[in-house]
RNA sequence: CAGGUCAGUCGGGUGAUCGCGGUUCGGGUUUCCGGAUCGAGGAAAGUCCGCACUCCGCAGAGCAGGGCGCCGGGUAAUACCCGGGGUGAAGUAAUUUACCGGAUCGGGCCACAGAAACAUACCGCCAGCCUAUGGCUGGCAAGGGUGAAACGGCGGUGUAAGAGACCACCGGCGACCGCAGCAAUGCGGCGGCCAGGCAACCCCCGCCCGGAGCAAGGCCAAGCAGGGAUGAAAGACUUCGGUCUGAGGAGCUGCUCGUUCCUUCACAAUCCCGGGUAGGCUGCUUGAGCUGGCCGGCAACGGCCAGCCUAGAGAGAUGAUCACCCGCCGGGAAACCGUCCUUCGGGAUACGCUCCUGGCGACAGAAUGCGGCUUACAGACCGACCUGGGGC
RNA sequence: UCCCGGGUCGUUCAAUGGUAGGACAGGGGCCUUUGAAGCCUCUAAUCCAGGUUCGAGCCCUGGCCCGGGAGCCA
Numbered sequence: 001c002a003g004g005u006c007a008g009u010c011g012g013g014u015g016a017u018c019g020c021g022g023u024u025c026g027g028g029u030u031u032c033c034g035g036a037u038c039g040a041g042g043a044a045a046g047u048c049c050g051c052a053c054u055c056c057g058c059a060g061a062g063c064a065g066g067g068c069g070c071c072g073g074g075u076a077a078u079a080c081c082c083g084g085g086g087u088g089a090a091g092u093a094a095u096u097u098a099c100c101g102g103a104u105c106g107g108g109c110c111a112c113a114g115a116a117a118c119a120u121a122c123c124g125c126c127a128g129c130c131u132a133u134g135g136c137u138g139g140c141a142a143g144g145g146u147g148a149a150a151c152g153g154c155g156g157u158g159u160a161a162g163a164g165a166c167c168a169c170c171g172g173c174g175a176c177c178g179c180a181g182c183a184a185u186g187c188g189g190c191g192g193c194c195a196g197g198c199a200a201c202c203c204c205c206g207c208c209c210g211g212a213g214c215a216a217g218g219c220c221a222a223g224c225a226g227g228g229a230u231g232a233a234a235g236a237c238u239u240c241g242g243u244c245u246g247a248g249g250a251g252c253u254g255c256u257c258g259u260u261c262c263u264u265c266a267c268a269a270u271c272c273c274g275g276g277u278a279g280g281c282u283g284c285u286u287g288a289g290c291u292g293g294c295c296g297g298c299a300a301c302g303g304c305c306a307g308c309c310u311a312g313a314g315a316g317a318u319g320a321u322c323a324c325c326c327g328c329c330g331g332g333a334a335a336c337c338g339u340c341c342u343u344c345g346g347g348a349u350a351c352g353c354u355c356c357u358g359g360c361g362a363c364a365g366a367a368u369g370c371g372g373c374u375u376a377c378a379g380a381c382c383g384a385c386c387u388g389g390g391g392c
Numbered sequence: 393u394c395c396c397g398g399g400u401c402g403u404u405c406a407a408u409g410g411u412a413g414g415a416c417a418g419g420g421g422c423c424u425u426u427g428a429a430g431c432c433u434c435u436a437a438u439c440c441a442g443g444u445u446c447g448a449g450c451c452c453u454g455g456c457c458c459g460g461g462a463g464c465c466a
Stems, first nucleotide, its partner, number of pairs: 001388006008381003012325007020039008041363001045374002048372005053213004060257004065209005070084005085100006101204002106202002108198003122144002124140007152170002155167003172193001173191002176189005217282004226273005234245004246264007275465003289308008326361008337352001338349004393462007402416004410446001418434005439455005
């Protein structure tokens, strides 16, 4: 210098004029006017996870249901993040990426093909017998063929033929032993060889989860018209207020237990139809907050100190125009510098540089608040590392 | 804002993880003097991108699009 990998930051700037929302001050006092100050994002998005907060009386137990799944750590919590492990894949490499509880609890599935898809024999090989180009009985699973997948691989011993039946090497498995590690796991030894795959099928094991959601919820105002359905069983005591037992309804947003409230002869409650309203205040933004420094930790992150206040709209504010600058793309001119050619007079100039001119400036827009994930995104900048080339 | 549901020929409905099938519509043919009806035949689709699996419309993940519901008073 070129190409690449990983991690991060920004994502137009300044000024003028006009305009919008919040807070506050002053004037005016029903709206209004003026000043000061603040006013979108890294994703505000998708709403996919996890919390906070609020209500369901407390948020309880069991079942059902749902989620997660190598190991260790971080955190308010997570399906997130950090570090590490195993197997496979891509790359020369830096590095990236996919998967990872259990297939001896049990059930289910494995189309077509194939003899056979879990315990099988079609062709074949071997032995024996017979009515002998064949058939029957038995043995074998090495070879052929099918398939996505066929019961370890190659060689030897062995045998009627064969076979982990046996042997050496390799591969796989193991709930065993030793060493290293917190652990996943790795290395070495030992053991036998035993028949697959799917758990993003049911299931088993371990851990986690009560439900609803700011249109949650609280307060006030305005206005109208109510109707229907469901609905039980009482008894005892009494100081006549009630209490107890039983029964019923409702809540604990699936069921049961448990528990609370209400009722017990027409109230409550639930549901349906109909009606009114489309208003105000609150929840609402000071918070797992931001910035800087130091310390601990490989890191995620944590601790301490100092400073700061940084949107709260409600059909929904945060914008528009102009000038200059910046970045990118296109066109034109010029040839001082750079580059190339040279007959050394000069010439050419795609790109760099200079000047003029035109266009573009991404994705997108808070709505209870956070932490993540995922998706969208023109362009610019910084750091670490890898590969190749050149110079000292 | 919050919470649900669904995407299959042009339309409307099917399809245990195993060749995507009807009905209507469209093209062609047969029948008929012609047309309708009928019969035969053809064309035509799993919203998109990954993953699990031998194999995905179906199972899992992400995206895109469409539709619906939830206020208060009484």